[in-house]
């Protein structure tokens, strides 16, 4: 140095191949139920989608080049 997978909300993950309003389960936060919790309804918030550039009207998604993680292999 090679080869494969992987980075998207606080956690776990989808969308990606086939560009077109970024979503799901958990949590957190407000109401509601209850004598109270928990469960259980309802409702909000949270995202520079790993960084930089490029191509497109348009990019998480295509391309280039970097970082960082996990497996292979040595």
């Nucleotide at each position: 140095a090679g080869c494969g997978g992987g980075g998207u909300a606080g956690a776990g993950c989808a969308a990606c191949c086939u560009g077109g309003c970024a979503g799901c389960u958990c949590g957190u936060c407000g109401g509601g139920c209850c004598c109270a919790u928990a469960a259980c309804c309802c409702g909000a918030a949270g995202g520079u989608u790993c960084u930089c550039g490029g191509u497109u009207c348009a990019a998480a998604u295509c391309c280039g080049a970097g970082c960082c993680c996990c497996g292979c292999a040595a």
Molecule: transfer RNA
Organism: Candidatus Magasanikbacteria bacterium GW2011_GWA2_37_8